[in-house]
RNA sequence: CGGGGUGUGGCUCAGCUUGGUAGAGCGCUUGGUUCGGGACUAAGAGGUCGUGGGUUCAAAUCCCGUCACCCCGA
Numbered sequence: 001c002g003g004g005g006u007g008u009g010g011c012u013c014a015g016c017u018u019g020g021u022a023g024a025g026c027g028c029u030u031g032g033u034u035c036g037g038g039a040c041u042a043a044g045a046g047g048u049c050g051u052g053g054g055u056u057c058a059a060a061u062c063c064c065g066u067c068a069c070c071c072c073g074a
Stems, first nucleotide, its partner, number of pairs: 001073007010026004020057001028044005050066005
């Protein structure tokens, strides 16, 4: 320098192909249960999708640039 992959709650990931309210498990908070803890159970908080822009009535999703990390090539 060229090509490819990944980036989504605190963590691990799904959702992208086929645009239409952002989800799951674990974790966290509160209540119940217990002498207490754990387990179980009910409820809740927490991200607007790495970042900038474009297309669209509408973008995590499509298009372009860019950043970080990983792989391959030179």
Overview:
This is a predicted structure of a 74-nucleotide RNA (transfer RNA) from a Lachnospiraceae bacterium. The prediction has a mean pLDDT of 82. It matches the Rfam family "tRNA". It is annotated as a transfer RNA.